[in-house]
Context: one part of a larger RNA
RNA sequence: GAAUGAGUUUUCGGACAAAUGAGAUUUAACGAAAGUGGCGAACGGGUGAGUAAUACGUGGGUAACCUGCCUUACACAGGGGGAUAGCCAUUGGAAACGGUGAUUAAUACCCCAUAAGACCACAAUACCGCAUGGUAAAAGGGUAAAAGGGAUACCGGUGUAAGAUGGGCUCGCGUCUGAUUAGCUAGUUGGUGGGGUAAGGGCUUACCAAGGCGACGAUCAGUAGCCGGUCUGAGAGGAUGAACGGCCACAUUGGAACUGAGACACGGUCCAAACUCCUACGGGAGGCAGCAGUGGGGAAUAUUGCACAAUGGGGGAAACCCUGAUGCAGCGACGCCGCGUGAGCGAAGAAGGCUUUCGAGUCGUAAAGCUCUGUCCUAUGAGAAGAUAAUGACGGUAUCAUAGGAGGAAGCCCUGGCUAAAUACGUGCCAGCAGCCGCGGUAAUACGUAUGGGGCGAGCGUUGUCC
Numbered sequence: 001g002a003a004u005g006a007g008u009u010u011u012c013g014g015a016c017a018a019a020u021g022a023g024a025u026u027u028a029a030c031g032a033a034a035g036u037g038g039c040g041a042a043c044g045g046g047u048g049a050g051u052a053a054u055a056c057g058u059g060g061g062u063a064a065c066c067u068g069c070c071u072u073a074c075a076c077a078g079g080g081g082g083a084u085a086g087c088c089a090u091u092g093g094a095a096a097c098g099g100u101g102a103u104u105a106a107u108a109c110c111c112c113a114u115a116a117g118a119c120c121a122c123a124a125u126a127c128c129g130c131a132u133g134g135u136a137a138a139a140g141g142g143u144a145a146a147a148g149g150g151a152u153a154c155c156g157g158u159g160u161a162a163g164a165u166g167g168g169c170u171c172g173c174g175u176c177u178g179a180u181u182a183g184c185u186a187g188u189u190g191g192u193g194g195g196g197u198a199a200g201g202g203c204u205u206a207c208c209a210a211g212g213c214g215a216c217g218a219u220c221a222g223u224a225g226c227c228g229g230u231c232u233g234a235g236a237g238g239a240u241g242a243a244c245g246g247c248c249a250c251a252u253u254g255g256a257a258c259u260g261a262g263a264c265a266c267g268g269u270c271c272a273a274a275c276u277c278c279u280a281c282g283g284g285a286g287g288c289a290g291c292a293g294u295g296g297g298g299a300a301u302a303u304u305g306c307a308c309a310a311u312g313g314g315g316g317a318a319a320c321c322c323u324g325a326u327g328c329a330g331c332g333a334c335g336c337c338g339c340g341u342g343a344g345c346g347a348a349g350a351a352g353g354c355u356u357u358c359g360a361g362u363c364g365u366a367a368a369g370c371u372c373u374g375u376c377c378u379a380u381g382a383g384a385a386g387a388u389a390a391u392g393a394c395g396g397u398a399u400c401a402u403a404g405g406a407g408g409a410a411g412c413c414c415u416g417g418c419u420a421a422a423u424a425c426g427u428g429c430c431a432g433c434a435g436c437c438g439c440g441g442u443a444a445u446a447c448g449u450a451u452g453g454g455g456c457g458a459g460c461g462u463u464g465u466c467c
Stems, first nucleotide, its partner, number of pairs: 007016003046250003056174007065167002070163007078112004088101005118143003125136004148155002176222003183213003188210008225247004229240004252273005275286004303329001305328003311325001312323004342372004352363004376408001377404006386394001411456005416437003422451005432439002
């Protein structure tokens, strides 16, 4: 834009119906944000300041101990209550952050019940050992528990016993230098009573005793994280502790506890200190030795990258979420390893350089030239494994096929002896070299340059350092 369609009624003002659209309210599901609650945040990641022994290594002990999640076994979960955050109202402050009132839920909190082979006190008795002692244990007494969700799958809760894992404490041995450090020590050494801890213990406290350590090196001072290992060496040893793995310690400096199974807690709390920042001047905020990154210092050390695809961790019933752990990519010849920068033929031997006894010698088959090859490279096409049905950051990467073309890819040190490799010129104890011996004062194989030669080669040489 076309087609279809355009209700009922009317006093012709309108009214009603239907449809559509917008808004409001309520409810349900889902989602977002905040809060309550649970688990994790004590792992993982970083660093080596401190620490010479509350550390570490190794071998024991725990009859002196704890252990969330996980596994196994047994037993259980009955009844009730009061709050509080959120939300709402109001209010203080610049902010950080609060105050007051009303009100509400739970697997949050509390009370009662139930109560075992758990715990406590008492204890007949039996057995055993490792010093204190341990185990089993009748009868009677006392104490303490729980939580639901989902809707049929299951996930949770409480108590006890055992396991597994992880820790705590403790003992023997080992663990740098200095005697120009020889004496040290009063909670110090031991005992008894009380306290504390998961647990033994001067761990702490009161009293009592006067002990304890030390030339087999106490104390003090210096230095240092320890080990598996690593470097070197025939070995014995010596040196070392980057990366990877185990343990310890630390988280701006010092101190402290709370929560919790576990911390005296890197990205929690409180206090003090230094520093930085905000402020309305009253008051507040922060902690890269996490990953990147900035400044500074320094001879010197990288990207404010991608992904949770894999492995692993946390949460969750799961879906899934989080994870700078990790997997990858980027930068750096920093190291190790491998490869290339071409191959064959090509002159009694071009040109040119250097030397020369002026004859020549040498660079030298080296170059040119001819014939080839394609590692790397470039272009086009195909294209993984890593993932198990799905899921790939790496990545259109590795790799493969075809085509192109010697094209784009060699330097550094040395050349007197040690030590492989020499001549010319310049210089003239000068300029310079040098690891040691030593070179240079007019023919320097030792300085500088050239030519030749030797060594190694994407490296080479120097310096520092270890054996």
Notes: Predicted 3D model of a 467-nucleotide part of an RNA (small-subunit ribosomal RNA, 5' domain) from an uncultured bacterium. The RNAcentral record of the full RNA draws on ENA and SILVA. The coordinates come from a structure-prediction model, not an experiment, and the mean pLDDT is 82. Rfam family: Bacterial small subunit ribosomal RNA.